[in-house]
RNA sequence: GUGAGGGCCGCGGGAGAGAGUCGCGGGGGAUGGGGGAGUCCCCGCAGCGACCGCCGAAGGUGAAAGGGCCGCGAGAGCGGCUCGAAUCUCUCAGGCAGAAGGACCGCGGACCCGAG
Numbered sequence: 001g002u003g004a005g006g007g008c009c010g011c012g013g014g015a016g017a018g019a020g021u022c023g024c025g026g027g028g029g030a031u032g033g034g035g036g037a038g039u040c041c042c043c044g045c046a047g048c049g050a051c052c053g054c055c056g057a058a059g060g061u062g063a064a065a066g067g068g069c070c071g072c073g074a075g076a077g078c079g080g081c082u083c084g085a086a087u088c089u090c091u092c093a094g095g096c097a098g099a100a101g102g103a104c105c106g107c108g109g110a111c112c113c114g115a116g
Base pairs, nucleotide, nucleotide: 002116005113006112007111008109009108010107011106012105013104018052020051021050022049023048024047025045026043027042028041029040030039031038053096054095055094059092060090062088066083067082068081069080070079071078072077
């Protein structure tokens, strides 16, 4: 000097599965001369808790082929430890109307890192 690739920022695409049930709490209505308490009815509705079902694409767990180290063995080999990806796996976390988020993909960028 060139620059794969990565980071960051912006834009576009982007799946699945409950607007679940119950309790406490909250709000509204009826009862009442008016209000409180009580009772009854309605509304998931500020929150909080419990339970059942489900999803797999933030994050996290596990692991194949293969690699490394150690021990034993004349050798072939055997044993132990360890590294080891994903849209696979688990479902801890997260999620189950819409919105948001979203692995991953594409485009742009005058900034940063940077293999060769």
This is a predicted structure of a 116-nucleotide RNA (Glycine riboswitch aptamer) from Rubrobacter tropicus. Its Rfam family is "Glycine riboswitch aptamer". Rfam links the family to the GO term glycine biosynthetic process. The model forms 85% of the base pairs in the Rfam consensus. The organism belongs to Rubrobacter, within Bacteria. The sequence is in RNAcentral, with records from Rfam.